RNA sequence: GCCGCCCUAGCUUAGUUUGGUAGAGCAUCCGACUGUUAAUCGGACGGUCGGAAGUUCGAGUCUUCCGGGCGGCG
Repeated sequence: GCCGCCCUAGCUUAGUUUGGUAGAGCAUCCGACUGUUAAUCGGACGGUCGGAAGUUCGAGUCUUCCGGGCGGCG
């Protein structure tokens, strides 16, 4: 230099197929249970989906540019 893939909650990630209300587990907090803790169960909290722009009635999803990471070729 060229090619491909990845970036979503504090952490691990689903959702990208076919554009149509952003979900789960763990963690944290509250409660139930228990003599107490742990375990278990219930609930709450937490995201403008790496950044910017474009297309669209509507973008996590499609397009372009930029940033970060991984891999391959030279």